[in-house]
RNA sequence: UAUCUAAAACGGCAAACUCGCUGAAAGGCGGGGACGCAAAGCUCAGGUGUCUAAAUAGCGAUUCUAUAUGACCGACCGGCUGCAUAG
Numbered sequence: 001u002a003u004c005u006a007a008a009a010c011g012g013c014a015a016a017c018u019c020g021c022u023g024a025a026a027g028g029c030g031g032g033g034a035c036g037c038a039a040a041g042c043u044c045a046g047g048u049g050u051c052u053a054a055a056u057a058g059c060g061a062u063u064c065u066a067u068a069u070g071a072c073c074g075a076c077c078g079g080c081u082g083c084a085u086a087g
Base pairs, nucleotide, nucleotide: 004087005086006085012037013036017032018031019030020029021028022027035074041080042079043078046077047076048075049072050071051070055067056066057065058064
């Protein structure tokens, strides 16, 4: 220095729920709140999966159906980076 295994929390993040803002929706952001997390940091313009369907198409229209170009990394795998003790 690299990899693996195990452990800790001065400190870090923050599920459900809730309030506000935002968005067509899924969702996102902020406050409160903690179920959990050693990568729950970044990457969905890496792969798979899941959610939504504004718009487009199928119809003359509504409904409905299909499609991501919209989302989710706290869905899994991969990639990149980082804290720290011991072996």
c-di-GMP-I riboswitch aptamer, 87 nucleotides, folded computationally.
Its Rfam family is "c-di-GMP-I riboswitch aptamer". From the family's description: GEMM was predicted in a large-scale screen for bacterial structured RNA regulatory elements.
Of the family's consensus pairs, 95% are formed in the model.